RNAcentral holds the sequence, with entries from ENA.
This is a predicted structure of a 72-nucleotide RNA (transfer RNA) from a Lachnospiraceae bacterium.
RNA sequence: ACUCUCAUAGUUUAAUGGACAGAAUAGCCGGCUACGAACCGGCGGAUCCUGGUUCGAUUCCGGGUGGGAGUG
Numbered sequence: 001a002c003u004c005u006c007a008u009a010g011u012u013u014a015a016u017g018g019a020c021a022g023a024a025u026a027g028c029c030g031g032c033u034a035c036g037a038a039c040c041g042g043c044g045g046a047u048c049c050u051g052g053u054u055c056g057a058u059u060c061c062g063g064g065u066g067g068g069a070g071u072g
Base pairs, nucleotide, nucleotide: 001071002070003069004068005067006066007065010025011024012023013022018055027043028042029041030040031039048064049063050062051061052060
């Protein structure tokens, strides 16, 4: 330099163009307990950026940024 690939809660991750963007874990609140741990119930928290296509984009397309792999 070129090619491919990935980017979603603090972390690990689901989501084949129509969901209130779903879980787990961590956090916070409550229950349980003599007190904790475990367990049970609840709460808040996310689509890398910018354009485009579309009635509708996490999803498709272009560019950018960052991570990974390959070729020379």
Rfam family: tRNA. By type it is a transfer RNA.